[in-house]
RNA sequence: GGGACGUUAGCUCAGCGGUAGAGCGCCUGCCUUACAAGCAGGAUGUCGAUGGUUCAAACCCGUCACGUCCCACCA
Repeated sequence: GGGACGUUAGCUCAGCGGUAGAGCGCCUGCCUUACAAGCAGGAUGUCGAUGGUUCAAACCCGUCACGUCCCACCA
């Protein structure tokens, strides 16, 4: 330098045009002598950034950034 894949909640991930979810974790209450487990309830996201397409974008397109991998080049 070229290419592929990825970037969404604290973590691991889903969602592939109709306005964002699950599990785990966290908080509160119940239960318990207490803790754990269990039960009930609750909080949380500029969907990496920016521009474009669209009535509507996490999702499609361009550019950039970061990560992983492959190839090439230099030494």
Molecule: transfer RNA
Organism: Myxococcota bacterium